[in-house]
RNA sequence: GCGGAUGGCUGGAUGAUCGCGGGGCAACCCGAGGAAAGUCCGGACUCCAUGAGGCAAGGGUGCCGGGUAAUGCCCGGCGGGGGCAACCCCAGGGAAAGCGCCACAGAGAAGAGACUGCCCCUGUCCGCAGGGGUGAUGGUGAAACGGUGGGGCAAGAGCCCACCGCGGGACUGGCAACAGGACCGGCAUGGCAAGCCCCACCCGGAGCAAUGCCAAAUAGGGGCCUCGCGCGGGGCCGGGUCCGGCAACGGGCCGCCCGCAGGGACGCUUCAGCCCGAGAGGCCCGGGUUGGCAGCUUGACCGCCCUGGCGACAGGUGCGGCAGAGGAAUGGUCAUCCACGGGGCGUCUGUCGAAAGGCGGGGCCCCCGGACAGAAUCCGGCUUACAGGCCGUCCGCGCAA
RNA sequence: GGGCCCGUAGCUCAACGGUUCAGAGCAGGGCGCUCAUAACGCCUUGGUUGGGGGUUCGAAUCCCUCCGGGCCUACCA
Numbered sequence: 001g002c003g004g005a006u007g008g009c010u011g012g013a014u015g016a017u018c019g020c021g022g023g024g025c026a027a028c029c030c031g032a033g034g035a036a037a038g039u040c041c042g043g044a045c046u047c048c049a050u051g052a053g054g055c056a057a058g059g060g061u062g063c064c065g066g067g068u069a070a071u072g073c074c075c076g077g078c079g080g081g082g083g084c085a086a087c088c089c090c091a092g093g094g095a096a097a098g099c100g101c102c103a104c105a106g107a108g109a110a111g112a113g114a115c116u117g118c119c120c121c122u123g124u125c126c127g128c129a130g131g132g133g134u135g136a137u138g139g140u141g142a143a144a145c146g147g148u149g150g151g152g153c154a155a156g157a158g159c160c161c162a163c164c165g166c167g168g169g170a171c172u173g174g175c176a177a178c179a180g181g182a183c184c185g186g187c188a189u190g191g192c193a194a195g196c197c198c199c200a201c202c203c204g205g206a207g208c209a210a211u212g213c214c215a216a217a218u219a220g221g222g223g224c225c226u227c228g229c230g231c232g233g234g235g236c237c238g239g240g241u242c243c244g245g246c247a248a249c250g251g252g253c254c255g256c257c258c259g260c261a262g263g264g265a266c267g268c269u270u271c272a273g274c275c276c277g278a279g280a281g282g283c284c285c286g287g288g289u290u291g292g293c294a295g296c297u298u299g300a301c302c303g304c305c306c307u308g309g310c311g312a313c314a315g316g317u318g319c320g321g322c323a324g325a326g327g328a329a330u331g332g333u334c335a336u337c338c339a340c341g342g343g344g345c346g347u348c349u350g351u352c353g354a355a356a357g358g359c360g361g362g363g364c365c366c367c368c369g370g371a372c373a374g375a376a377u378c379c380g381g382c383u384u385a386c387a388g389g390c391c392g393u394c395c396g397c398g399c400a401a
Numbered sequence: 402g403g404g405c406c407c408g409u410a411g412c413u414c415a416a417c418g419g420u421u422c423a424g425a426g427c428a429g430g431g432c433g434c435u436c437a438u439a440a441c442g443c444c445u446u447g448g449u450u451g452g453g454g455g456u457u458c459g460a461a462u463c464c465c466u467c468c469g470g471g472c473c474u475a476c477c478a
Base pairs, nucleotide, nucleotide: 001397002396003395004394005393006392007391008390009389010388012337013336014335015334016333017332018331020031021030022029023028033372037383038382040381041380042379043378044377045207046206047205048204050272051271052270053269054268055267058203059202060201061200062199063077064076065075066074067073078092079090080089081088082087093198094197098196099195100192101191102190115138117134118133119132120131121130122129123128146164147163148162149161150160151159165187166185167184168183171180172179173178211294212293213292214291221285222284223283224282225281226280227279230260231259232258233257235256236255239254240253241252242251243250244249262276263275264274287477288476289475301321302320303319304318305316306315307314308313338370340369341368342367343366344365346364347362348361349360350359351358352357402474403473404472405471406470407469408468411427412426413425414424419458429445430444431443432442433441451467452466453465454464455463
């Protein structure tokens, strides 16, 4: 210098002026993002419905260890694949539990089987036919029943041997995934689980238009469905009422309390608790309103620094920062700068050329352009979009020292 | 704001993960029939299966991601 890999940061600045939302008596102060997005995951919070356990159904995740409030996220490893390398990618458990599928081609697609070959025997009209042996030679396919070499054999074949692969594996290292591996086995076990399934682990549902309160208005309505009004005891020196009695008092019913049964609340079920005694719950139709307050923004928060850790991250009595609208504010215009890109005009200059002119560089002026996009209960991630600009780290090749 | 669903020719729909070119009806074009038109008969055009990536030997179909479209959703009694 060329080509490449990877980690971060930034996302115009200042001023004037006219406005908008919030706070404040006022002066004045504050006012979009790295993705506010997609709504793909995980939570906080609220209600349903209330807490624990079990079963079933459905959904999700899937190497190992760690981080975290939690995750399908992140970090560090392991294994596999790609690249000369830096580095990148992987839904990466189980196919000797079972079922299913493997089109076309091919003899044969998973259980064995034999089209063409090869060899032996018999027959022969010498073309071949029949019987037997053999197992990948031919070709097909995404995939062909271990591969290569040698021995062996009638021809062959793990039939035997060496190496490689595969399976088991004492032992060693590692928390583990896994790695190495003496020795053993002649080889059994094709692929697909982002097909059903098995194994392990996780998950109740709805969502701030959740939910609570106030106010206004209306026909203070209608229909349908489900479950219900049981039994007993005791006192309240009687809480109410009725009967008998002159009265003291006695009795009945209701109320209150307790107990036992019964019923209710997500698919089922167990336990505990809660609710129910005359209503409780659910669905639909019809009617009214388009107001206000809370939830609402200081929180598992963000940045810098210190300490621990390889790292994700954790800790800190350190420092600084943090919008709250509610049909929805955060904007418009102008000036100066800033980084650059494109175009134009003249001008300066390098080079080629005889010239006309061609190719290239610099300064000034004018015009156009400042990406993606915009909070809506709040966080943690992922994914996607993004004009440009800045700062690192590393690899390969070439040249020079 | 929140939740759910869908995407195949111009339109309406098909297509156990498999054979060839994803088919059918309507629509479009051409020819025939007819004096002419319609109907009818024959032939034909038209597809990135919304885009991209992955799993698989093989994807419209299975999985992920993006794009486009549609539907539901307030409070009171």

Background
Predicted 3D model of RNase P RNA and transfer RNA as a complex of 478 nucleotides. The coordinates come from a structure-prediction model, not an experiment, and the mean pLDDT is 76.